[in-house]
Molecule: nadA riboswitch
Organism: Acidipila rosea
RNA sequence: GCUUUCAACAUCCCCGUCCGGAAAAUCGGACUGAAGGC
Repeated sequence: GCUUUCAACAUCCCCGUCCGGAAAAUCGGACUGAAGGC
């Protein structure tokens, strides 16, 4: 640097941040951090 899986961090638990789309369910993009692979 690329890639995969994630949200540990949070004044119980859940909840990473921002932007956009959607009536809702929820979807897309960027970024932060963790672990694995190259």